The RNA shown here (transfer RNA) has 73 nucleotides and comes from Pseudomonas borbori. Its Rfam family is "tRNA". The family's RNA type in Rfam is transfer RNA. Taxonomically the source falls in Pseudomonas (Bacteria, Pseudomonadati, Pseudomonadota, Pseudomonadales).
[in-house]
RNA sequence: GCCGUUGUAGCUCAGUUGGUAGAGCACGUCAUUCGUAAUGAUGGGGUCGGGGGUUCGAUUCCUCUCAACGGCA
Numbered sequence: 001g002c003c004g005u006u007g008u009a010g011c012u013c014a015g016u017u018g019g020u021a022g023a024g025c026a027c028g029u030c031a032u033u034c035g036u037a038a039u040g041a042u043g044g045g046g047u048c049g050g051g052g053g054u055u056c057g058a059u060u061c062c063u064c065u066c067a068a069c070g071g072c073a
Stems, first nucleotide, its partner, number of pairs: 001072007010025004019056001027043005049065005
């Protein structure tokens, strides 16, 4: 330098023939207990790595860019 994969909640990940984003764990509160743990109930938390474009509408399509990893030279 060229090609490819990945980037979504604090962590591990799901979600696409485009239709206003979810799970588990973690965290807060409450119940239970003498107390802790466990268990149950409930709640908060993400403008989907960033910019631009297409579209009525983009996590999804196109483009540029950033980061990590892999291959070739």